Model confidence (mean pLDDT): 77 of 100. c-di-AMP riboswitch aptamer (ydaO/yuaA leader) from Deltaproteobacteria bacterium HGW-Deltaproteobacteria-19, 142 nucleotides, folded computationally.
RNA sequence: GAGCCGUAAUCGCCAAGUUCCACCUGUGAAAGGUGGAAGCGGGGGAACCGAGCAUCAGGGGCGCAUCGCCACAUCCGGCGAAGGGCACACCUCUUCGGCCCGAGCCCGUCAGCUAACCUCGCAGGCGUCGAAGAGGAAAAAC
Numbered sequence: 001g002a003g004c005c006g007u008a009a010u011c012g013c014c015a016a017g018u019u020c021c022a023c024c025u026g027u028g029a030a031a032g033g034u035g036g037a038a039g040c041g042g043g044g045g046a047a048c049c050g051a052g053c054a055u056c057a058g059g060g061g062c063g064c065a066u067c068g069c070c071a072c073a074u075c076c077g078g079c080g081a082a083g084g085g086c087a088c089a090c091c092u093c094u095u096c097g098g099c100c101c102g103a104g105c106c107c108g109u110c111a112g113c114u115a116a117c118c119u120c121g122c123a124g125g126c127g128u129c130g131a132a133g134a135g136g137a138a139a140a141a142c
Base pairs, nucleotide, nucleotide: 011127012126013125014124018038019037020036021035022034023033024032025031039122040121041120042119043118044117049112058110059107060106061105062104066081067080068079069078070077083101084100085099086098090136091135092134093133094132095131096130097129
C1' cells in the first nucleotide's frame, strides 16, 4: 500500500419511511404496545377535459423492480436491455468507466383526469468504487 473478515458509532446512507405528546409493559435507560397531533408519501373520488365497439385465465394499484431472448415442463435458471442505488461526508446536477439490485405484495371483474370529500402507509435494508466538470450554499481575506 492492497484485499478479505468481524465489531462499534454519539455519526451517516437508500427510501414517503419522520417528529412530538399521553397511557401501558419494563427497576430504569433502551425497546415494545395502544391512542392522538403534525409532517411526509400513496389510493379512491365531480365538473371541465380526455378517451370512446365488444370480449377477456380480464383490468388496476404500491414499488426502481418492467420487457425481450434462451433453457425448461418441473425449469424456479441464464443472458440482455428499461429502470434504481453506490456519503470526493455542505447540497444539487452532467459525462465516462466499474460494482450491486433489477424483488415482493395488494384489490377482486372495479378504478382516465379530478375540487369538495373518503381512505391507507410511515415496513425494512445498510456502512457505499474511481475520474472529469458545472451550478448553488457557506466560510475566510480585502
Annotation:
Its Rfam family is "c-di-AMP riboswitch aptamer (ydaO/yuaA leader)". Gene Ontology terms of the family: regulation of gene expression and cyclic-di-AMP binding.